Context: one part of a larger RNA
RNA sequence: CUGGGCGUAAAGGGCGCGUAGGCGGCCUCCGCAAGUCAAUUGUGAAAUCUCCGGGCUUAACUCGGAAAGGUCAACUGAUACUGCGGGGCUAGAGUGCGGAAGGGGCAACUGGAAUUCUCGGUGUAGCGGUGAAAUGCGUAGAUAUCGAGAGGAACACCUGCGGCGAAGGCGGGUUGCUGGGCCGACACUGACGCUGAGGCGCGAAAGCUAGGGGAGCGAACGGGAUUAGAUACCCUGGUAGUCCUAGCCCUAAACUAUGGAUACUUGCUGUGAGGGGGAUUGAAUCCCUUUGUGGCGAAGCUAACGCAUUAAGUAUCCCGCCUGGGGAGUACGGUCGCAAGGCUGAAACUC
Numbered sequence: 001c002u003g004g005g006c007g008u009a010a011a012g013g014g015c016g017c018g019u020a021g022g023c024g025g026c027c028u029c030c031g032c033a034a035g036u037c038a039a040u041u042g043u044g045a046a047a048u049c050u051c052c053g054g055g056c057u058u059a060a061c062u063c064g065g066a067a068a069g070g071u072c073a074a075c076u077g078a079u080a081c082u083g084c085g086g087g088g089c090u091a092g093a094g095u096g097c098g099g100a101a102g103g104g105g106c107a108a109c110u111g112g113a114a115u116u117c118u119c120g121g122u123g124u125a126g127c128g129g130u131g132a133a134a135u136g137c138g139u140a141g142a143u144a145u146c147g148a149g150a151g152g153a154a155c156a157c158c159u160g161c162g163g164c165g166a167a168g169g170c171g172g173g174u175u176g177c178u179g180g181g182c183c184g185a186c187a188c189u190g191a192c193g194c195u196g197a198g199g200c201g202c203g204a205a206a207g208c209u210a211g212g213g214g215a216g217c218g219a220a221c222g223g224g225a226u227u228a229g230a231u232a233c234c235c236u237g238g239u240a241g242u243c244c245u246a247g248c249c250c251u252a253a254a255c256u257a258u259g260g261a262u263a264c265u266u267g268c269u270g271u272g273a274g275g276g277g278g279a280u281u282g283a284a285u286c287c288c289u290u291u292g293u294g295g296c297g298a299a300g301c302u303a304a305c306g307c308a309u310u311a312a313g314u315a316u317c318c319c320g321c322c323u324g325g326g327g328a329g330u331a332c333g334g335u336c337g338c339a340a341g342g343c344u345g346a347a348a349c350u351c
Stems, first nucleotide, its partner, number of pairs: 003323004007305002012319001014202004021195003025089003029086004034082002036078003040074003043070001050066006092192001093189004097184003104178007111155001116150007126137002163170002207248006216242002221237004259318006267296011300307002324351003333344004
């Protein structure tokens, strides 16, 4: 170096962009001949191994001979394939044109319902809460109800195994800026592609720094209950936080526990966005097709469960990862971080 694997047994990187590298479409096109193939020459020590023969009574052992042994070197050829240089092509990829959809992103402005609080009116003895209570609130007038105002956060119905996004994620409305995918018929470029070690960027919640904000909820904490106890579950309060701006943190059951790309392989059915067709006054129903998203199932695969054109089927390319359990995602070192800690990541010992 070589094996077998990665949905659930150990194992897919949280996600993208992309460097090096690896891999890469068509032409009986032209050239070179590095890989590749062949011939010749040289070399590939001896011993060992294999074969043939000989010597010790045999064998081991030993002697002689032969054969074999190569990413080897030089040189001469071959040119299918790979490579390199050149030429051409349009099926991959991309650009332009015309459309339809969307909670994709950022910013500003804005709306109504509800909770809480404040003020005023009505009104009087309770309210609240629970399994039952109590703490708590209330005659300094609560709860209830009507009116006015303040403020913060979240957006009922629409809402859908519906949509968009690479993932995290995204849901009141309007406007501005802006990204991506899809469909259609042509025109253009002409392999410009795929993957991607490092690297760079994004990355829920919690947490951290500074400054704001603070309605509701609510770790910690106080109190009331429950209980043998109750550092809980239940109740009453309640700080950080939850929100905004700027900057960190970089983790997750970051899950489809299923990396990306391409091609191929019976079907049925629901639904989103397009296009085409026949019929029809028109729409819908219906048929075909592209793309997405679900359900069920054929072959095949799988240890089984199950997967099954959105593969876990059949193949190719590239990356990541696994190699018995515990010790341990620990120690040490390195590196990143304000910290919390993250990333990288053992061994002794033990079963």
Molecule: small-subunit ribosomal RNA, central domain
Organism: uncultured Acidobacteriota bacterium